[in-house]
This is a predicted structure of a 92-nucleotide RNA (SAM riboswitch aptamer (S box leader)) from a Bacteroidota bacterium. Rfam family: SAM riboswitch aptamer (S box leader). Gene Ontology term of the family: regulation of gene expression.

């Protein structure tokens, strides 16, 4: 990077460096020198994978936990649009 499946109205932010952009794209709307992106640290949310445990009709399905792997922490994926996008897991 391609394909498949699932999810995207809930939830969760501070500090340091940085110094003008950011919200994928188009249009809108919004955020931003009362400090954008990016990087680092710490904290948190969630429960896709893994792990532990319970129920059970027992390789199904359901409940709980959260050490590990990802993800996420303005606005319904911010809104509308598209054979759109993002993330997870599997596979090539």
């Nucleotide at each position: 990077g391609a394909u498949u499946u699932a999810u995207a109205a809930a939830g969760a932010a501070g500090c340091g460096c940085g110094g003008a952009g950011a919200g994928a794209c188009a249009g809108g709307c919004u955020c931003u020198g009362a400090g954008a992106a990016g990087c680092g640290c710490u904290a948190g949310c969630a429960a896709c994978c893994c792990u532990u445990c319970c129920c059970a009709a027992a390789u199904a399905g359901g409940a709980a936990a959260a050490a590990g792997g990802u993800g996420c922490u303005a606005a319904c994926u911010c809104c509308u649009g598209a054979a759109a996008u993002a993330u997870a897991a599997a596979c090539c």